[in-house]
Molecule: transfer RNA
Organism: Elusimicrobiota bacterium
RNA sequence: UGGGGGAUAGUUCAGUUGGUGGAACGUCCGGCUGUUAACCGGAAAGUCGUAGGUUCGAGCCCUACUCCCCCAG
Numbered sequence: 001u002g003g004g005g006g007a008u009a010g011u012u013c014a015g016u017u018g019g020u021g022g023a024a025c026g027u028c029c030g031g032c033u034g035u036u037a038a039c040c041g042g043a044a045a046g047u048c049g050u051a052g053g054u055u056c057g058a059g060c061c062c063u064a065c066u067c068c069c070c071c072a073g
Stems, first nucleotide, its partner, number of pairs: 001072007010025004019056001027043005049065005
C1' cells in the first nucleotide's frame, strides 16, 4: 500500500426481507435463610466506532474516515 473480516448495555455476543434494540454474565432492589453463598422475582444500563448520503423509516443499504484482527506485497 492492496484485499477480506470486525466495532451493538460494564463484559461476552445475537439481531432474519430496512419497520418499537435483545440474551447471558455482572450491577442494583426485593423475596427466601440464623448469616453469606446458591436459588426465585424485579429494575437500571445503548448517540448501534465517527461523519455524511439514500429512504416515509437505517444496527441493517451506499460513501469517506478511525481503531482491532487476518492474508498478500